[in-house]
Predicted 3D model of a 1504-nucleotide RNA (small-subunit ribosomal RNA) from a metagenome. The coordinates come from a structure-prediction model, not an experiment, and the mean pLDDT is 83. The sequence is in RNAcentral, with records from SILVA. Its Rfam family is "Bacterial small subunit ribosomal RNA".

RNA sequence: AGAGUUUGAUCCUGGCUCAGAACGAACGCUGGCGGCGCGUUUUAAGCAUGCAAGUCGAACGGUAGUACAGUCUUCGGAUUGUGCGAGAGUGGCGAACGGGUGAGUAACACGUAGGUGAUCUACCCUAGGCACGGGGAUAGCCUGUGGAAACACAGGGUAAUACCGGAUGUGAGCAUCUGUGUAAAGGCAGAUGGGGAAAGGGGCUUAGGCUCCGGCCUGGGAUGAGCCUGCGGUCCAUUAGUUAGUUGGUGAGGUAAAGGCUUACCAAGGCGACGAUGGAUAGCCGGCCUGAGAGGGUGGACGGCCACACUGGGACUGAGAUACGGCCCAGACUCCUACGGGAGGCAGCAGCUAAGAAUCUUCCGCAAUGGGCGAAAGCCUGACGGAGCGACGCCGCGUGAAUGAAGAAGGCCGGAAGGUUGUAAAGUUCUUUUCUUGGGGAGGAAUAAGGACAGGAGGGAAUGCCUGUUUGAUGACGUUAACCAAGGAAUAAGCCCCGGCUAAUUACGUGCCAGCAGCCGCGGUAACACGUAAGGGGCAAGCGUUGUUCGGAAUCAUUGGGCGUAAAGGGCGUGUAGGCGGUUAUGUAAGUCUGGUGUGAAAUACCUCGGCUCAACCGAGGGGAUGCGCUGGAAACUGUGUAACUAGAGUGAUGGAGGGGGAACUGGAAUUCCUGGUGUAGGGGUGAAAUCUGUAGAUAUCAGGAAGAACACCGGUGGCGAAGGCGAGUUCCUGGCCAUAUACUGACGCUGAGGCGCGAAAGCGUGGGGAGCGAACAGGAUUAGAUACCCUGGUAGUCUACGCUGUAAACGAUGUGCACUAGGUGUUGGUGGGCUGAACCACCAGUGCCGUAGCUAACGCGGUAAGUGCACCGCCUGGGGAGUAUGCUCGCAAGGGUGAAACUCAAAGGAAUUGACGGGGGCCCGCACAAGCGGUGGAGCAUGUGGUUUAAUUCGAUCGAUACGCGAGGAACCUUACCAGGGCUUGACAUAUACGGGGAUUUCUCGGAGACGAGGGAGCCACUUCGGUGGCCCGUAUACAGGUGCUGCAUGGCUGUCGUCAGCUCGUGCUGUGAAGUGUUGGGUUAAGUCCCGCAACGAGCGCAACCCCUACUAUCUGUUGCCAGCACGUUAAGGUGGGGACUCAGAUGGUACUGCCGGUGACAAACCGGAGGAAGGUGGGGACGACGUCAAGUCAUCAUGGCCCUUAUGUCCUGGGCUACACACGUGCUACAAUGGCCGGUACAGAGUGCAGCGAAACCGCGAGGUUGAGCAAAUCACAGAAAGCCGGUCUCAGUACGGAUUGGAGUCUGAAACUCGACUUCAUGAAGGUGGAAUCGCUAGUAAUCGCGCAUCAGCAUGGCGCGGUGAAUACGUUCCCGGGCCUUGUACACACCGCCCGUCACACCACCCGAGUUGGGGGUACCCGAAGUCGCUAGUCUAACCGUCAAGGGGGACGGUGCCGAAGGUAUGCCUGGUAAGGGGGGUGAAGUCGUAACAAGGUA
Repeated sequence: AGAGUUUGAUCCUGGCUCAGAACGAACGCUGGCGGCGCGUUUUAAGCAUGCAAGUCGAACGGUAGUACAGUCUUCGGAUUGUGCGAGAGUGGCGAACGGGUGAGUAACACGUAGGUGAUCUACCCUAGGCACGGGGAUAGCCUGUGGAAACACAGGGUAAUACCGGAUGUGAGCAUCUGUGUAAAGGCAGAUGGGGAAAGGGGCUUAGGCUCCGGCCUGGGAUGAGCCUGCGGUCCAUUAGUUAGUUGGUGAGGUAAAGGCUUACCAAGGCGACGAUGGAUAGCCGGCCUGAGAGGGUGGACGGCCACACUGGGACUGAGAUACGGCCCAGACUCCUACGGGAGGCAGCAGCUAAGAAUCUUCCGCAAUGGGCGAAAGCCUGACGGAGCGACGCCGCGUGAAUGAAGAAGGCCGGAAGGUUGUAAAGUUCUUUUCUUGGGGAGGAAUAAGGACAGGAGGGAAUGCCUGUUUGAUGACGUUAACCAAGGAAUAAGCCCCGGCUAAUUACGUGCCAGCAGCCGCGGUAACACGUAAGGGGCAAGCGUUGUUCGGAAUCAUUGGGCGUAAAGGGCGUGUAGGCGGUUAUGUAAGUCUGGUGUGAAAUACCUCGGCUCAACCGAGGGGAUGCGCUGGAAACUGUGUAACUAGAGUGAUGGAGGGGGAACUGGAAUUCCUGGUGUAGGGGUGAAAUCUGUAGAUAUCAGGAAGAACACCGGUGGCGAAGGCGAGUUCCUGGCCAUAUACUGACGCUGAGGCGCGAAAGCGUGGGGAGCGAACAGGAUUAGAUACCCUGGUAGUCUACGCUGUAAACGAUGUGCACUAGGUGUUGGUGGGCUGAACCACCAGUGCCGUAGCUAACGCGGUAAGUGCACCGCCUGGGGAGUAUGCUCGCAAGGGUGAAACUCAAAGGAAUUGACGGGGGCCCGCACAAGCGGUGGAGCAUGUGGUUUAAUUCGAUCGAUACGCGAGGAACCUUACCAGGGCUUGACAUAUACGGGGAUUUCUCGGAGACGAGGGAGCCACUUCGGUGGCCCGUAUACAGGUGCUGCAUGGCUGUCGUCAGCUCGUGCUGUGAAGUGUUGGGUUAAGUCCCGCAACGAGCGCAACCCCUACUAUCUGUUGCCAGCACGUUAAGGUGGGGACUCAGAUGGUACUGCCGGUGACAAACCGGAGGAAGGUGGGGACGACGUCAAGUCAUCAUGGCCCUUAUGUCCUGGGCUACACACGUGCUACAAUGGCCGGUACAGAGUGCAGCGAAACCGCGAGGUUGAGCAAAUCACAGAAAGCCGGUCUCAGUACGGAUUGGAGUCUGAAACUCGACUUCAUGAAGGUGGAAUCGCUAGUAAUCGCGCAUCAGCAUGGCGCGGUGAAUACGUUCCCGGGCCUUGUACACACCGCCCGUCACACCACCCGAGUUGGGGGUACCCGAAGUCGCUAGUCUAACCGUCAAGGGGGACGGUGCCGAAGGUAUGCCUGGUAAGGGGGGUGAAGUCGUAACAAGGUA
């Protein structure tokens, strides 16, 4: 410090996620030791048991018991004295500390800084003073009574440092007065009046006292506390108004103390947008975690403060409480009970139950530190010190070290070689931290009482007092730490991860299953992502996961973000509060700056040093602490006061332009309607129609009239207005703006939360008006449908007056104002200069375009900023849910404003790029259309496919082109892969080894459908050491063979297709943030990215073309089997023969054609057009040749091949059957439908091929297929082999025919073991459909289509198919609008699996969360009223009454109890409010695999 994830790729915006640190944690796996810390975060839920606050006999009365001694004795014991002395009681002090918890509390609760002249403070310290003299009770105790108990009552008697009078009393406190002091105040000082105290105990004694501890009054201190104030720290405005003791005053009361703290009266205030009130949440802080910091989160342990103690209320005691281990009352709960009544409060330490993911021992000790009491010893202390449990955290140590290559074994990987685990192990040597056993053994302990010594003050003495030295008991932990010795590598390693982020990979298993996953995403048979193993990486007594916080996140932005298009500028103005504000001088000192000072507790954090072996931990010192207070100073800036200024702003004056606004009046064109005339059959409307209208006279046309609405031309990125908006003319009223010689005011300004006003269209209310247009509606069309688009009508509305609504893509998607920052060019208004002829120049105010710098993600903006700054306002923070729900508010309503959450997704989005696509555009090409010729689709048949059938109808190709006369170039058996049946199992076939046997080869017989089984016979070669070995065969055994079994979506190879279309790319350079672009675009041209020119490009590659083959012309050479001109021979005929090489031809090598020449066009180019010559002319014709790539196209059944599967079968052999089935559908063909024809007879002319298991002449036989025989020929020699259409002649005469030939019957031929299933052909007979074929659709541009025959491959036989060959031989192309396909450029895009794309809504189903909801059921607080406990305060005088008064009598005073009043908790009633749970039913939303209906959006998305 960043990374992953939106896309085909890019940049940006933006969310989600990860890597880090931390934790009072929990869970999973694992676990050796020690030190230091921490340990119910959940129900402030309930608690058994024990302990957690007592102590003092030196305050008091007194005792049970016990020891000793004495006395008595009924021997049980009683009693006296002395010592010890429990328990209980009176009294004092403590119990208000310490310990726990965080429920409540949004508050002076806390923090910080102050105030208290408004206060208190036991014990402690200090200073001064005092303690005189009396009295009456009471508990304990005894006796008795009630009760189950808790406990209570009556009587008797007793003590005090308990209680009560009296005396004295400097001070304090109170009242009055005086002085002083302060801004003010109850401060300070003085005087007078009245007025309130006390307690004793121990020791010593010379008995007088002394001394110690206590007691009382008062001042001061210290400590602690109360009260008040400034400032600071949560959320919600969907909480906007709140408050009656409320705010203030006076009197009174109350408190330690100010105060509405309380009360009576008076006034009507107080708080609030700087957020009152209400609601929600929360103890606050030092600190802790994180972070670079600013911040954010947090408040567990430790420390400070607060609050609470089962829930609520209350007081008492006391220095202090409204009291955790006190009291009273009410309530809930638990327990005891004899049913009458009682008892209790772990949020103390342990512990239990429940809850929960989750949190410990019912331990030891007061040895240390601290606390209470005590004179002290001491007692008490679950505070505390320790131990225990828990890897909960932090820190440290160990689980061995060295050596050790045969690189062991085993594992894993690999075809093998080998690699890896790995110096790792073993082995050898060594060490002993840790561990076990044993041994001795620090420190934590300081001192207390007491003893000894020395010194000192005072005193008459003693006890005592003060100071110092010395001595002097006590250890929970503890079998302590540390140390020593012995033993022995001995006791000690796991967890997570290995697709990317993110360090680390292989194999097997699994097969969208099981599973993983933080995000992206893996898994559908080769998973580096699941599971396991091996290996590797990381951390380590831990490792991972989960949760939470901060960080990364500049993703709430103060530091440090944005708002044209990504989320985001309010529709516009006016203006309140607020924020900000021109120039000069001067004062002030609030802000600001600076010095000093107080505080900012300690701990923590930081730095340094030190102590535990180190560290964690602990100790000491230091620095800092952004904050607050007090005080001194400065005066630039801000504020503020005063005085001025004119540059901002405004007013006046003089001019100016304008659809600015309102009202009234007026005008013409058009439209419709009405009346009349002319006139006749249509009009209207559309893509085409129809509805509609018209013979009752329309449309058209003329004249007249009526009505309403809107204002052509001018008209213009021209004008005006804040925006919405404003357009005929005239008049009246009225707002704003601009310019200018100028005069005046003197900062009066800018912005603007709320508020107020304006605000298109549509809509609403009331009243008018209504020509045209026209939602709704009706009809007609269109359509599968058409609640639409189109047409004919048509209501509201549109117009007007008044009122409401308050929204728009109210847009420049750009808030307002001011200032600054290159230019150029239009235009509107004005002014000045110039010219007076408009030109032109300068300036101001508007309004446009281009553009520099700069900005921007890019597009773009660019003085009219989206540049650079300032001021103020509004708004944004992922998409969906949703501008929805709910609440409030506005509105007559429609609806508007404000405005969430649950849930869900990992994206949603902006700009630009490359493609693809468009029922976008431009240019161009192609038998693409058009123009033609011939077909298919109809018939019959052939063939293939689908379907169906079947035991099987083997498999593949295939639903467009690119399957369907395709693989198959030829299924009767074979082929053959399928089916049925019969056989074989090292196998039908290959290799190797071992053993045994044999010869290989061949033949015969029997059984059988055959395979096969059984049996018999004949009969080798090579080498040889003569044993045998090898080749070959058979058998046995083992490795293995075999598979047309699966996967073409694991593959190679091959192929189809776009497409013989002209394209596809690269290097360097340049442009762009980048994807990319440029080049390759543009202007021409071409069949062509062919060539030329231009150009930030320059070059290059694969394609195009050419090079290759055939063909067309020709030259040379060669010349048989071909040829025959000339010469010769010769025949019925014939190159038949001699001969020849001329010709044809054959086959080799060459030549020829290149826009080369001429003219024109073009840009002086490329090129095109025309012409000449030429056999051929502009690639002459044809072929081979197929760029980068597309279709997961086709093929595992040609072959090869990974993986999987079968192994007496999915292998292999055989017989028979099937692939040939047949209601039907489709493709491709053949033959036809006839006269351009059929039939008969005659007759002519090819090319290319093939041939020895072959072609087969001639001859003969047969009507024929063919047969017999067999010449010749391995072929320019012989044969197949008759070419056919054509030509000549004849016949048929338009008919289902002398067309057509299907079908069927008979008879045959040939091939072949074998033609039944299931061959071809011949012949006789039969003679079907069919009379030119609907929608639709195919081929072809010249030697082509059409038509005619011939050959070949396959093949025993079997083409209408395929591949070739020649013969005859056309028509048409104006042209590129349209259909299809393609190329280039451009444009739009929400597509990128790329339009066979994407995608919307209803409906149906499932699940999820939510809203409304008749109700129902909880919680909370408010108001009013009722009841009213305890208790304080007040009243009362019923009962009782020791202290005081009193003549000691009555009585009084005082007190207690009782009664009662105000207040008052819980409870009750009523009412309305807030907030949960639940709910019949209703509603929309989200998600879900392939559901249904349509096709709304994205292209002009087919109606933008």